[in-house]
Context: one part of a larger RNA
Parts: sequence; C1' cells; structure tokens
RNA sequence: GGAUGAACGCUAGCGGCAGGCCUAACACAUGCAAGUCGAGGGGUAACAGGGAAAGCUUGCUUUCCGCUGACGACCGGCGAACGGGUGCGUAACACGUAUGCAACCUACCUUCCACUGGGGUAUAGCCCAGAGAAAUUUGGAUUAAUCCCCCAUAGAACCAAGAGUCGCAUGGCUCAAUGGUUAAAGGAUUCCGGUGGAAGAUGGGCAUGCGUCCCAUUAGCUAGUAGGUGAGGUAACGGCUCACCUAGGCAACGAUGGGUAGGGGGUCUGAGAGGAUGAUCCCCCACACUGGUACUGAGACACGGACCAGACUCCUACGGGAGGCAGCAGUGAGGAAUAUUGCGCAAUGGACGAAAGUCUGACGCAGCCAUGCCGCGUGAAGGAUGACUGCCCUAUGGGUUGUAAACUUCUUUUAUAUACCAAGAAACCUCGGGACGUGUCCUGAGCUGACGGUAGUAUAUGAAUAAGCACCGGCUAACUCCGUGCCAGCAGCCGCGGUAAUACGGAGGGUGCAAGCGUUAUCC
Repeated sequence: GGAUGAACGCUAGCGGCAGGCCUAACACAUGCAAGUCGAGGGGUAACAGGGAAAGCUUGCUUUCCGCUGACGACCGGCGAACGGGUGCGUAACACGUAUGCAACCUACCUUCCACUGGGGUAUAGCCCAGAGAAAUUUGGAUUAAUCCCCCAUAGAACCAAGAGUCGCAUGGCUCAAUGGUUAAAGGAUUCCGGUGGAAGAUGGGCAUGCGUCCCAUUAGCUAGUAGGUGAGGUAACGGCUCACCUAGGCAACGAUGGGUAGGGGGUCUGAGAGGAUGAUCCCCCACACUGGUACUGAGACACGGACCAGACUCCUACGGGAGGCAGCAGUGAGGAAUAUUGCGCAAUGGACGAAAGUCUGACGCAGCCAUGCCGCGUGAAGGAUGACUGCCCUAUGGGUUGUAAACUUCUUUUAUAUACCAAGAAACCUCGGGACGUGUCCUGAGCUGACGGUAGUAUAUGAAUAAGCACCGGCUAACUCCGUGCCAGCAGCCGCGGUAAUACGGAGGGUGCAAGCGUUAUCC
C1' cells in the first nucleotide's frame, strides 16, 4: 500500500447493487416450512344445491334421502431420498483430476416389440360393544378398489445343456432348436393408464493412477491382520462375513501414533513465482438432541419416518405418555459483534393432478443495518472599501482568515407538494379461425402483478433540506501563539516534556480524505 462476513470512537443527506451469528453442532415458547389425486375406491363428517315429509309465524324452521357439486377421516397411487440448513466428524479414494467396470443398479421421461384372458377372499372405513386421565387401543359383524392372491398365456427375460466366433485372465458376442420358471388394472370416454422385454437419456454404485496440513521431542505397526480354497451375502467385485489352509502384509520414498482441518471451483495479495484463505454463489462430501439398528421403497439405513438405549425438557388421575429449529421468522444464553415472529405464489422452479387447481419460509419481494462497492448532492457565476470579528507581528501600521462573507444574477440535481403512471405477462385455460386428420400443432381475442400507486414522467416553491473526521518534530503533505514546567501528558519507531515545547493541552491557521474519517484485529 491492498484486503475484510469485521468491531469500536466521532459524525451522517440520498439512491442502486450486494452482504449480514465468524462465538454455544448451546437450549428453545409460538406460528408456518410436503403434500396431492374423487378421472383408483368404499363412502358422506362439514358446506352448498335439489327432492320428500312435518311444523307453523306463508317463508322460514326441523327431520329424512349421496340425487348433485364437492369433500373431513379411511383404503390405494405418486411424492415425501428433491428442495432448504449446518460444518460436528473426517487426513479418507472424503475431495480434485484422469481412467476402468468382460463386476453393477436406475422410479418418472423418450423410442421400439409384444400382451392386457379367467377367477378368488381379505382388510381399513362405516356399525355394535368395551379399556384408558391422556397418548392410544381391544373384540365382534360387514364392505370396496389401480390393495392382495390363484390359474391361463410367454418370442428377446431367467435357469440348464450345444455349436460358431472373438478377446483382456476370469470370459464376451452370435445362432437355431429343446426342457423348465416368472405377468398384467382399470378409469374417463378415445385419451390416460397396467404388464413383460430391448435400447436411450438421466442419476447413482464400485475399483484404480496421481495430487492433498503439522509433529520423528511419535520408530516400529498388524490375527480378519496378508493371501488362498469353499460357502454365504450384495444391484455388483471384494475378508464384506464365515469355515478351513498358508504366514504373511505395512514401514525412514515416514508405517503406527498424536495434533489440526470438510475438499474443490474460487477469494485476497503479489510483476510473477509464491504466500494466505475456503463468508456470500456453484459442485462434491458428512451430519440432523447423543449412540445404535433396520423397515418401506427404483432410490434412505431417511432433518420436519420407525424402533431401542442415553441425557435433557414437558404432561400425568403416578398406572403411563409427549418432544427434538444445524428449515423460515422469533426467544434466552454466549459474545466486541450480525436483521422482521413481514407480503405473495404475480414470475422462475418443484410435488401431485387429464385439467381447473392445491401445496411450496424453495423462490420473488418488502423491512432493519454507512457492513461493503458504485453513483449523486450539500450550489454556480460575478463580487475589494481586500468590510467586521478572530489570530499573528518588528504594532499610529502591516499580514492572515479571504472571493471567503455581505451584495447582484442564475440554476433546481436533491428536498417538499400535487397530478399521471409502468416494464416485468406470456403461457396454462376459455372462446373463435386454420393445418394435418380426430388429438396434436399454428394463430387471433380474452383472463392473471406480491413488489406498488413503487420506479419513472410532468408542474409548482425556493439556495431553499444536507460536512465531518484525522493529522501538522522526522519517517509524512501540513506552523505560529498561549498554558504547563521530567508535572499533566504524548508515542507506530526514533523519541518529546526539568520556564521561550512547530512533539503535552487549548486557540488561530494549514494538510489529507470525505458521507464518511480514524483506531483495533487479521492476511499478503
């Protein structure tokens, strides 16, 4: 000098864009953050409509009917494994990069081929009867489905045996015929689905080369340890696990142990080499009160799922139960220190749905904070009797403050007031037209804005509303007077102060930066 997720002191007019718990992965009140589909189903708790009956106050009230729109709870499907948070752990194939899988999986999506036949009995809900303070739960009866099961069918799928061919060792590919095994679901009204197979795309899994902090005041470490055979297990290879056999394996090119730490793209600095760093944004990893376990599923060993143990908090009728903000706000605590219990799904994206649409603290916005960067303003031109005050001096005078002020003319960014008022919106959908030919495309019109009466524009008023902070001995731009008298004090280093202090305190003047300026901390 540059830089910062900064803090502190003094000061403060505005806007745009960004950023905002670095500390206690400390504990959390409250609300919200993952639902959706009635075009899968039985149904009808609420709402609305319709119908019937009764009552009367004659236009209302009550009861009944799932008949209709819809729809609480329930069964079922898809999603909940994404998105969002944090950096505890991890020195490791975690990450980065480059390869390999002849050792693998992949729901939804796309393309192609084939199929979608017949039958069955359960269960939730509803109803009945209970237990319990509650959370919840038991028994009986009965019922549906795109729930579940059985049968049929089966070429390329799987298993067994054969031939040919190729390679990279295990082996891969192709071939026709044979035997055996495995499937399906309907709903709406011409579409959406269901099943089997082949391929693609996407996402993942595994293995390997190289790179990846400090300590040798850590020198030896290791029994599933190293390898083999066989088996089990997995989507898949493998000591991944197990039985047996062998006695190996790693290490001064640093094993083992200890400490520290998420990694990268990047960021800061530097001419570069390098050094430091890993906030915001993007990719990967790990975690979800602490530890462990599996279930479901295409995918989890699952933040707002389950079970067990533990600590903590809460409820209790003492028998037993409930909970997990490292989601968004917010609270307490810690700290030098870090924001609103806001608005909206209008846009983008996501889940579900045929769609309308619903949900979405993702996201889009707004609020707070000079935290940073950038921009603008605090007026411009003229104006000398160089006015007054202040300060200084060699003091009837001069210098400086200083064109500074007054005064004259001008402007109105900004401010205030009033008026008009966006872009972000085009799709989906509805209606109309057209093309191909019966659901796809094209086209015209209509519908939709949280921000927001915001940005912007116009008019009016009037210099009107707007400057501070640090420094002035040398380094280092900027000097005098007064006070003090080794005192009070200053100080980054050298050093100032003991009676003429440009170094302390005040004043006048000056220098530097400027809505900021200094100090502190850290990095280069």